[in-house]
Molecule: Fluoride riboswitch aptamer (crcB RNA motif)
Organism: Actinomycetota bacterium
RNA sequence: CCGCCCCAAGGCGAUGGAGCUCGCCAUGAACCGCCCGGGAGGGCUGAUGGCUCCUGCACCCCA
Repeated sequence: CCGCCCCAAGGCGAUGGAGCUCGCCAUGAACCGCCCGGGAGGGCUGAUGGCUCCUGCACCCCA
């Protein structure tokens, strides 16, 4: 450095729950959105990392 086998369970991926899946962290880590602004402050998107379902929210149309 490479390959194989065995073993323990966890945390995280900008707002809730569940299933599947991907990634990251476990060396006090991974993670904690964007824009304007020197700061104060102001503005914007999204309940997912991704897919599906549920809950909540927003807009439009019909009954």